[in-house]
Predicted 3D model of a 521-nucleotide part of an RNA (small-subunit ribosomal RNA, 5' domain) from an uncultured bacterium.
Model confidence (mean pLDDT): 85 of 100.
Context: one part of a larger RNA
RNA sequence: GGAUGAACGCCGGCGGCGUGCCUAACACAUGCAAGUCGAGCGAGAACUUUGUGAUUGAGACUUCGGUCGAUUGAGCAAAGGGAAAGCGGCGGACGGGUGAGUAACGCGUAGGCAACCUGCCUCAAGCAGAGGGAUAGCCACUGGAAACGGCGAUUAAUACCUCAUAAUGCGAAGGAAUUACAUGAUUUUUUCGUCAAAGAUUUAUCGGCUUGAGAUGGGCCUGCGUCUGAUUAGCCAGUUGGUGAGGUAACGGCUCACCAAAGCAGCGAUCAGUAGCCGACCUGAGAGGGUGAUCGGCCACAUUGGAACUGAGACACGGUCCAAACUCCUACGGGAGGCAGCAGUGGGGAAUAUUGCACAAUGGGGGAAACCCUGAUGCAGCAACGCCGCGUGAGCGAUGAAGGCCUUUGGGUCGUAAAGCUCUGUCCUUGGGGAAGAAAAAAAUGACGGUACCCAAGGAGGAAGCCCCGGCUAACUACGUGCCAGCAGCCGCGGUAAUACGUAGGGGGCAAGCGUUAUCC
Numbered sequence: 001g002g003a004u005g006a007a008c009g010c011c012g013g014c015g016g017c018g019u020g021c022c023u024a025a026c027a028c029a030u031g032c033a034a035g036u037c038g039a040g041c042g043a044g045a046a047c048u049u050u051g052u053g054a055u056u057g058a059g060a061c062u063u064c065g066g067u068c069g070a071u072u073g074a075g076c077a078a079a080g081g082g083a084a085a086g087c088g089g090c091g092g093a094c095g096g097g098u099g100a101g102u103a104a105c106g107c108g109u110a111g112g113c114a115a116c117c118u119g120c121c122u123c124a125a126g127c128a129g130a131g132g133g134a135u136a137g138c139c140a141c142u143g144g145a146a147a148c149g150g151c152g153a154u155u156a157a158u159a160c161c162u163c164a165u166a167a168u169g170c171g172a173a174g175g176a177a178u179u180a181c182a183u184g185a186u187u188u189u190u191u192c193g194u195c196a197a198a199g200a201u202u203u204a205u206c207g208g209c210u211u212g213a214g215a216u217g218g219g220c221c222u223g224c225g226u227c228u229g230a231u232u233a234g235c236c237a238g239u240u241g242g243u244g245a246g247g248u249a250a251c252g253g254c255u256c257a258c259c260a261a262a263g264c265a266g267c268g269a270u271c272a273g274u275a276g277c278c279g280a281c282c283u284g285a286g287a288g289g290g291u292g293a294u295c296g297g298c299c300a301c302a303u304u305g306g307a308a309c310u311g312a313g314a315c316a317c318g319g320u321c322c323a324a325a326c327u328c329c330u331a332c333g334g335g336a337g338g339c340a341g342c343a344g345u346g347g348g349g350a351a352u353a354u355u356g357c358a359c360a361a362u363g364g365g366g367g368a369a370a371c372c373c374u375g376a377u378g379c380a381g382c383a384a385c386g387c388c389g390c391g392u393g394a395g396c397g398a399u400g401a402a403g404g405c406c407u408u409u410g411g412g413u414c415g416u417a418a419a420g421c422u423c424u425g426u427c428c429u430u431g432g433g434g435a436a437g438a439a440a441a442a443a444a445u446g447a448c449g450g451u452a453c454c455c456a457a458g459g460a461g462g463a464a465g466c467c468c469c470g471g472c473u474a475a476c477u478a479c480g481u482g483c484c485a486g487c488a489g490c491c492g493c494g495g496u497a498a499u500a501c502g503u504a505g506g507g508g509g510c511a512a513g514c515g516u517u518a519u520c521c
Base pairs, nucleotide, nucleotide: 001521002520003519004518006517007516008515009514010513013390014389015388016387017386018385019383020382021348026346027345028344030343031342032341035090036089037088040087041086047080048079049078050077051076052075059068060067061066097301098300099299106226107225108224109223110222111221112220113219116218117217121214122213123212124211125210126209127208129163130162131161132160139152141150142149143148169194170193171192172191173190174189175188176187177186178185179184199206200205201204227273228272229271234264235263239261240260241259242258243257244256245255246254276298277297278296279295280291281290282289283288303324304323305322306321307320326337327336328335329334354380356379357378358377362376363374364373365372366371393423394422395421396420403414404413405412406411427462428458429457430456431455432454433453437448465510466509467508468507469506470491471490472489476505477504478503479502480501486493487492
């Protein structure tokens, strides 16, 4: 000098774009953050209409016994209606957060898989025949304070099961061709065995099953690179390899049985400490050094530890089970919870924001669609935290006013500075107009927002501070103080004329900031 997710002190007008718990991966009240499909299924509350109508009953008539009766409208039946719940499908593995762990094939880079998987999507070929038994819900009974159940009866499906159909699929056996470093791979062919399906409606579509190919996403392997310590020198028994088996989508000690005794290490094994990695960011002429906030890619984690289930995909943040700590409810028998999602609270800290608006746009999930959901996202709020831009007026104006300070008492300086005169209107205030962002033929659809922007009017009015002035280093005098009080980045100032302390005047530098502290080059 440059830089920062900064903090502190003094000061503070506006706008645009960004950024904002670096500490306790500490604990969390409250609300929201993942649903959707009635065009898969049965059932169906409120409510509405119609019919019937127990009942209420103004009033009228009366032979005083009663009769008629506008009206009220329980219940029942039918039709419409479609809430909550349930079965079923798809999605809750994305999106969002955090960096605890990890020195590792975790990441980066370059390759490999003749050792693999891939829902939704695209293309191609083909197929959808016939049956069956349940179950949730509802209903009845019943246990429990609750959470949650038990039992009985009954019912549907694109839920479940059986049979049929069966190839270019899969499995077994065999023949042929091509290819390769190779266990083999690819193509073709023969025989045998074996595996599937679901329908829906508004009739135009959407779905279902099998197979092949693609696309996308993932899994695995390998070379090289990836912090510090030797005051850590030896480490390792599934350890290293083989055979066989199991397991996996798949290779593999991944697991197991047996056999061999290997394997790693001074080119640093093992141990210990520290740490998410990268694109990038800061600095530097570069080489390097430092960092890993925001944004993007990968990884890991979801109170702590462990486990599997479902599924195309998880060993799953807002799923399940077990254990532990903590918090809460309890009728003491037993239960409930997990903000490292968005806000917000306590705590910690030098320190870091609103319990906001909207799905209008972009994107995502569901749906045929309408649409619903979306604290992703788009916006607004707070903060000079950063960068950038603008303003705090412009021109003229000498009696060089008053006043301050200095003075050799002549004057000098603040100083065209002020006053005064003439203007301007950025920002500001008020009023009027008013977007783009929004699209398929048209129409409709904007949170931001009556915002940006434009026009008119008003009035210099409302808008300057901070640090420094001994040398380094731009900028000097007076007074006070008297090795005191104090300053200080280094050298050093201060003990009676201090340009170094304090104040004032003046000056220098930056400017809505200026200094200090911390950290990096």